[in-house]
Context: one part of a larger RNA
Molecule: small-subunit ribosomal RNA, 5' domain
Organism: uncultured bacterium
C1' cells in the first nucleotide's frame, strides 16, 4: 500500500462514482424495434354538399291541401383516415453474459497479383413498350384453440417477358507497358448476355446501368500468448500433387484419383485451467498479480444440429428438427424461451427501483410534422469505495462541583466545563431563481422550484470507533489467581498481571473505525 468486497459497531450533509464477483439457475407480469398513406388497393366512425323520401312545432287555407324552423333514413359526391393487408426500409445496430475457447481467439507487425461492401459522397449514361398474378376483400368451409382450407375478385415503387445497352460479364483474334512464380495494367477489332419505378403540395424524393472513393467486413503469414513428461509418440482428408465442384475469395474447404507424406524433447499429443488487450494494483525499478466499471476485439443467447431471407446473420426479444422444462387443452393437438430494463423465486457472506422522460446526446424509419427508442438523461435504494466540508471560535483559574490516583500534602480529568463576547459553514424558514435550448422568430427542461443568490432565526441540528507488554504511538487502580480469559509472532494470566475483565487516563485514525478474505 491495494479491492465490485463483506461481516460488526456507529452515523451530519453533499459531490461524483460503483453496485449479483455464487447458480450460462428457473422465470410471473409490464415494457425493451419499429417506421412510411410522398410506393399500392380497400377502407370503419365522424363531417360537407346535392337529391329522393319519414315525422313536423307553427302559419295560410277555398278544408282538397300548401309553406315551413326543426328531425329520421337512402343513395351518390368530397373529406377524413382508425384497424388490419400488400411493399420499402430497419430489425446483423444498439443493449447483455463470458459458458465454450490455450488458437477458425487476441495483441503487434505485415500481405490480397485471391475478396466483398445497403445507406453516404463524386462522375458519365439512361428510364421505351407490354403482361399475368397473389394478399386484403367476399362468399363457403376445417379446428376447443393456435392455425388454415377451397372459389371469386383487385392495385402497386410486389413479379414476369420484350426492347435498348457498355467503360459491366463472357469468349475469340491482336498490340505496348511493367512486375512479386501463378501474373498485372493499358489498348484495337469481332460475337454473345443482362437493366429500370414511381411520387409528388411541382421544391424536390426517388428507379437502372457502370467507374471512383469513404465506411464496414473476409482471408492469409510472421512474433507473442498459463500448468502438467507421475501425458512421448500423434495423425487416413491425415501431408502433398492432378483435375473438379463450391465460395464474395484463396485453400482437402468437398469431392474423385495418383504419392506416403506431415507434426514432434526448440514439448506434438493428451490432460487440467482461463474469454484476450487497452488497461488496474503493486514495486525504486525489474519483475509479480489481475482483467470490475470505460474502451477495442472475440464467443454465446434453454441444450444441440439445420439452413432461409438479406449487402451484411447461420439472426438474443426469426424459422425449421432433436432433446429437457413450463403451460394450455374439448385429447385430437397447441404455446414458450430475461447471460435487455425492472422485478419474482432459488443458491449465497454479499450486491438496488416491477421509477420519470425522450427536455439533451446517438439510433432506426419518414421529403417533413413527427413516431418509436429501459440506448441514454435522470431521479431512488446502499458510508460499497474516493473527494472536500462540519459537529463551533476568541477570552476565560475561584485552576469550582463530580470522577480517578495518592506518599492525604497533593496531582490529574483541565481552558477542558461554567461564565463573557462573537459567528452562522450547516440546519430550518421565506423571497428570487438559472445554464443545460442547439435549431430564422415562436415555442420546446424528465432532472427542478433543483443547483445557486438574498435575508431572517439561533451554539442552534451533528462523533464514533479500535488501542495502550516489544515490534508498535499510548499507563496506573481494582477486580481474578494457570481460572476465567487473551493472542498476528514472541507470548501473558498459578495472590502485588502496564498482557484477562473493569475504570479512570493517553494514543492513533475519524463520519468512520476495527476484523475477515485476496493480491502486491
Nucleotide at each position: 500500500g491495494a479491492u465490485g468486497a463483506a461481516c460488526u459497531u456507529u452515523u451530519u450533509a453533499g459531490g461524483g462514482a460503483u453496485g449479483c464477483c455464487u447458480a450460462a439457475c428457473a422465470c410471473a407480469u409490464g415494457c425493451a424495434a419499429g417506421u412510411c398513406g410522398a410506393a399500392c388497393g380497400a377502407g370503419a366512425a365522424u363531417c360537407u354538399a346535392u337529391c329522393u323520401u319519414u315525422a313536423g312545432a307553427g302559419g295560410c287555407u277555398u278544408c282538397g291541401g300548401c309553406c315551413a324552423a326543426u328531425u329520421g333514413a337512402a343513395a351518390u359526391a368530397g373529406a377524413g383516415g382508425a384497424c388490419a393487408g400488400u411493399g420499402g426500409c430497419g430489425a446483423a445496430c444498439g443493449g447483455g453474459u463470458g459458458a465454450g475457447u490455450a488458437a477458425u481467439g487476441c495483441a503487434u507487425g505485415a500481405g490480397c497479383a485471391a475478396c466483398c461492401u445497403g445507406c453516404c459522397c463524386u462522375u458519365c449514361a439512361g428510364a421505351g413498350g407490354g403482361g399475368g398474378a397473389c394478399a386484403a376483400c367476399a362468399g363457403u368451409u376445417g379446428g376447443a384453440a393456435a392455425c388454415g382450407a377451397c372459389u371469386g375478385c383487385u392495385a402497386a415503387u410486389a413479379c414476369c417477358g420484350c426492347a435498348u445497352a457498355a467503360c459491366a460479364u463472357u469468349u475469340c483474334c491482336g498490340g505496348a507497358a511493367g512486375g512479386c512464380a501463378u501474373c498485372u495494367u493499358c489498348u484495337g477489332g469481332g460475337a454473345a448476355u443482362c437493366a429500370a419505378a414511381g411520387a409528388u403540395u411541382u421544391a424536390u424524393c426517388g428507379c437502372u446501368g457502370a467507374a471512383g472513393g469513404a465506411u464496414g467486413g473476409g482471408c492469409u503469414c510472421a512474433u507473442g500468448u498459463c500448468u502438467g513428461a507421475u501425458u512421448a509418440g500423434c495423425u487416413a482428408g491425415u501431408u502433398g500433387g492432378u483435375g473438379g465442384g463450391g465460395u464474395a475469395a484463396c485453400g482437402g474447404c468437398c469431392c474423385a484419383c495418383c504419392a506416403a507424406g506431415g507434426c514432434g524433447a526448440c514439448g506434438a499429443u493428451c490432460a487440467g485451467u482461463a474469454g484476450c488487450c487497452g488497461g488496474u494494483c503493486u514495486g525504486a525499478g525489474a519483475g509479480g498479480a489481475u482483467g470490475a466499471a470505460c474502451g477495442g476485439c472475440c464467443a454465446c443467447a434453454u441444450u444441440g444440429g439445420g439452413a432461409c431471407u438479406g449487402a451484411g446473420a447461420u439472426a438474443c426479444g426469426g424459422c425449421c428438427c432433436a432433446g429437457a422444462c413450463u403451460c394450455c387443452u374439448a385429447c385430437g393437438g397447441g404455446a414458450g424461451g430475461c447471460a435487455g430494463c425492472a422485478g419474482u423465486g432459488g443458491g449465497g457472506a454479499a450486491u438496488a427501483u416491477u421509477g420519470g422522460g425522450c427536455a439533451a446526446u446517438g439510433g432506426g424509419c419518414g421529403c417533413a410534422a413527427g413516431c418509436c427508442u429501459g440506448a441514454c438523461c435522470c431521479a431512488g435504494c446502499a458510508a460499497u469505495g474516493c473527494c472536500g466540508c462540519g459537529u463551533g471560535a476568541a477570552g476565560g483559574a475561584a485552576g469550582a462541583a463530580g470522577g480517578c490516583c495518592u506518599u492525604c500534602g497533593g496531582g490529574u480529568u483541565g481552558u477542558a466545563a461554567a461564565c463573557u463576547u462573537c459567528u452562522u459553514u450547516u440546519a430550518u424558514c421565506a423571497g428570487g431563481g438559472a445554464c443545460g435550448a442547439a435549431g430564422g422568430a415562436u415555442g420546446u427542461g424528465a432532472c427542478g422550484g433543483u443547483a445557486c443568490c438574498u435575508g431572517a432565526u439561533g451554539a442552534a441540528u451533528a462523533a464514533g470507533c479500535u488501542c495502550c507488554g516489544g515490534c508498535u504511538a499510548a499507563c496506573u487502580a481494582c477486580g481474578u489467581g494457570c481460572c476465567a480469559g487473551c493472542a498476528g509472532c514472541c507470548g501473558c494470566g498459578g495472590u502485588a498481571a502496564u498482557a484477562c475483565g473493569u475504570a479512570g487516563g493517553g494514543a492513533g485514525c475519524a463520519a468512520g473505525c476495527g476484523u475477515u478474505a485476496u493480491c502486491c